RNAcentral holds the full RNA, with entries from ENA, Greengenes and SILVA. A computed fold for a 494-nucleotide part of an RNA from an uncultured bacterium, annotated as small-subunit ribosomal RNA, 5' domain. The coordinates come from a structure-prediction model, not an experiment, and the mean pLDDT is 87.
[in-house]
Context: one part of a larger RNA
RNA sequence: GGAUGAACGCUGGCGGCGUGCCUAACGCAUGCAAGUCGAGCGGGCCAGCUCUCUUCGGGGAGCCGGUCAGCGGCGGACGGGUGAGUAACGCGUGGGUUAUCUGCCGCGUGGUGGGGGACAACUCCGGGAAACCGGGGCUAAUACCGCAUAUGCACAGAGAUGUGCAAAGUAGCAAUACGCCACGCGAGGAGCCCGCGUCCCAUCAGCUAGUAGGGGGGGUAAGAGCCCACCUAGGCUAUGACGGGUAGCUGGUCUGAGAGGAUGAUCAGCCACACUGGGACUGAGACACGGCCCAGACUCCUACGGGAGGCAGCAGCGAGGAAUUUUCCGCAAUGGGCAGAAUAGUGCCUGACGGAGCAACGCCGCGUGGGGGACGAAGCGUCUCGGCGUGUAAACCCCUUUUGGGCGGGAAGAUGAUGACGGUACCGCCCGAAUAAGCCCCGGCUAACUACGUGCCAGCAGCCGCGGUAAUACGUAGGGGGCGAGCGUUGUCC
Repeated sequence: GGAUGAACGCUGGCGGCGUGCCUAACGCAUGCAAGUCGAGCGGGCCAGCUCUCUUCGGGGAGCCGGUCAGCGGCGGACGGGUGAGUAACGCGUGGGUUAUCUGCCGCGUGGUGGGGGACAACUCCGGGAAACCGGGGCUAAUACCGCAUAUGCACAGAGAUGUGCAAAGUAGCAAUACGCCACGCGAGGAGCCCGCGUCCCAUCAGCUAGUAGGGGGGGUAAGAGCCCACCUAGGCUAUGACGGGUAGCUGGUCUGAGAGGAUGAUCAGCCACACUGGGACUGAGACACGGCCCAGACUCCUACGGGAGGCAGCAGCGAGGAAUUUUCCGCAAUGGGCAGAAUAGUGCCUGACGGAGCAACGCCGCGUGGGGGACGAAGCGUCUCGGCGUGUAAACCCCUUUUGGGCGGGAAGAUGAUGACGGUACCGCCCGAAUAAGCCCCGGCUAACUACGUGCCAGCAGCCGCGGUAAUACGUAGGGGGCGAGCGUUGUCC
């Protein structure tokens, strides 16, 4: 000098674009953040219409709609957060997979026959303070289970062949549409493996029994000591094993002429984690942030028997801290989930997202006026008392109107409709110099000097050093220098 997710002091007018718990992966009140489908299915409740019965109160049947939970499907493995752990094939890069899987989507081939039994909801009974739970009975399906068929696929076999394995319907008058089953290919996604690269300490020098390898078995979608019994006795290490410390990695970012050094906020890719530890279930996919089970700590409820919870989602609270925001608006845009309608149109959901709010936290832009105006007011400072400085500075005259205020018009963003932002941006007219300057420094380095006060005191200070009676170095004032909505200080990096 540059840089900063900054903080602190003084000061503070406007706009645009960014950024905003770096500390306690500390604890959390409240609300919201993941649902959707009635064109898969049966019900409860409510309203309407039609028919019918009626003791005129109402009852029954059908149709249509709404709503509620339930069965069932798809989604909840994405999106969002955090950086605790991890020195590792975790990440980066280049490869391998004849050792693999892949829902939805695209292309293609073939099929979709005929049966059965349940369980919720509901109802009845019972238990419980609650959370909820038990028993009896009824019932539907794109839920579940046999049978048939097998182009096909899997297994066995040299082959012939043998054995095993499917399916679901719904809407519509229909055409048909959307589905369903098996198989092949693709697209995108994922698993696993390998080469190379990836911090500090040798005041860590030896480490290792599933350890190293084998054939066999188990297991997995899949190779493997991944696991198991047996056999062999190996394997790693100064090219740093083992141990300890520290750390998410990268694209990048900062600095630097570069080489390099430092760093990994925001944005993007990958990884890991979800109160702590462990476990599996379901599923195409999880060992699953807003799923389940067990254990633990903590908080809450309780009728003391027993239960409930997990903000490292958005906002918000407490705590910690030098320090970090609204319990806002909207699904209008983009993206995502679900639904006959994949591109397109629609509904619901969406704290993803789009916006607004707060904060000079950063960068950028703009303003606080412009021109004229005296041998030069006043005040203040200084003085050799003549003067000199502040200083064209002010007053005063002329002008302008960014910003500000008032009034009016008023978007793009939206492919037909639909705009939260927003009566915003922007435009026009009017008003009036009006609403708007500070901070640091002036001994040398380093740009800027005098007066008074103080008297090794009070104080200053980045280094050298100033202050003990004339201090350009302390304090105040006048003047000056620098930067300017900032200016200084501190921390950190180059």